């Protein structure tokens, strides 16, 4: 310098145009003598940024940032 891939809850990843969701972590409350385990419920996300197409974009394009790998 060229190329390829990632980037979504605290973490780990799902989702391939029409509600943003799982497991792990929290936080009440049942359960216990208590913990743990299990069981109900819940809280937490400008979907990495900016533009663009589209009645609708996390999702397609463009372009920038970080991070990874190849290549020179």
């Nucleotide at each position: 310098g060229g190329g390829c891939a990632a980037u979504u809850a605290g973490c780990u990843c799902a989702g391939c145009g029409g509600c943003a969701g799982a497991g792990c972590g929290c936080g009440u409350c049942g359960c216990u003598u208590a913990c743990a385990u299990c069981g109900a419920c819940g809280a937490g996300g400008c979907c990495a940024c900016a533009g663009g197409u589209u009645c609708a974009a996390a999702u397609c394009c463009u372009g920038u940032a970080u991070u990874g790998c190849c290549c020179a």
The RNA shown here (transfer RNA) has 72 nucleotides and comes from a Candidatus Nealsonbacteria bacterium. Its mean pLDDT, the model's own confidence on a scale to 100, is 81. It was read from a public genome assembly. It matches the Rfam family "tRNA". Rfam describes the family as follows. Transfer RNA (tRNA) molecules are approximately 80 nucleotides in length.